RNAcentral holds the sequence, with entries from ENA. Transfer RNA from Geranomyces michiganensis, 72 nucleotides, folded computationally. The source organism's lineage runs through Eukaryota, Opisthokonta, Chytridiomycotina, Spizellomycetales and Geranomyces.

[in-house]
RNA sequence: GCCCUUAUGGCCAAGCGGUAAGGCGCCGCUCUUGUAAAGCGGAGAUCCCAGGUUCAAUCCCUGGUGAGGGCA
Numbered sequence: 001g002c003c004c005u006u007a008u009g010g011c012c013a014a015g016c017g018g019u020a021a022g023g024c025g026c027c028g029c030u031c032u033u034g035u036a037a038a039g040c041g042g043a044g045a046u047c048c049c050a051g052g053u054u055c056a057a058u059c060c061c062u063g064g065u066g067a068g069g070g071c072a
């Protein structure tokens, strides 16, 4: 220098055009003498950035940036 993969709540991680699952963690309640476990409920994501396509974009296209990998 070229090519490929990847970026989603605090962390991990689904999602393949129609308004973002789940787990861990956090908060509250129940239970317990108390803690933990268990059960129930709740808060928390402008989906890396900037453009474009579309009635509509996390998703498609282009260019960046970060991370991982391959070739030279």
Base pairs, nucleotide, nucleotide: 001071002070003069004068005067006066007065010024011023012022018055026042027041028040029039030038048064049063050062051061052060